[in-house]
Model confidence (mean pLDDT): 83 of 100.
FMN riboswitch aptamer (RFN element) from Blautia pseudococcoides, 119 nucleotides, folded computationally.

RNA sequence: AAAAUUCUUCGGGGCAGGGUGUAACUCCCUACCGGCGGUAGAGUCCGCGACCCAUGUAAAUGGCUGAACCGGUGUGAUUCCGGUACCGACAGUUAAAGUCUGGAUGAGAGAAGAAAAUG
Repeated sequence: AAAAUUCUUCGGGGCAGGGUGUAACUCCCUACCGGCGGUAGAGUCCGCGACCCAUGUAAAUGGCUGAACCGGUGUGAUUCCGGUACCGACAGUUAAAGUCUGGAUGAGAGAAGAAAAUG
């Protein structure tokens, strides 16, 4: 100097208030929340993870995978500022869930740190 490899730690948030009802944090009004990498700073761009589905004893492999426009500033922004919108796995429930409970003290994109063959 380099970074194959190994190890450790970390790694998801949110219905306050009101209405109806026998019953709702699930309906209605309103409120609130936003994983990881890239890129002018992003829930809605590009890519990934999770969930879900298929095959498989398993490891794993394959598939599926939501939603944004307008104006402004600027060399540069669908990312900032202003405005108005929109989206959200599966199972459960005295009543239909992005927000409650559960799988999950799980998994994981990845982040930080340590060691380090070798030159």
Lineage of the source: Bacteria > Bacillati > Bacillota > Lachnospiraceae > Blautia.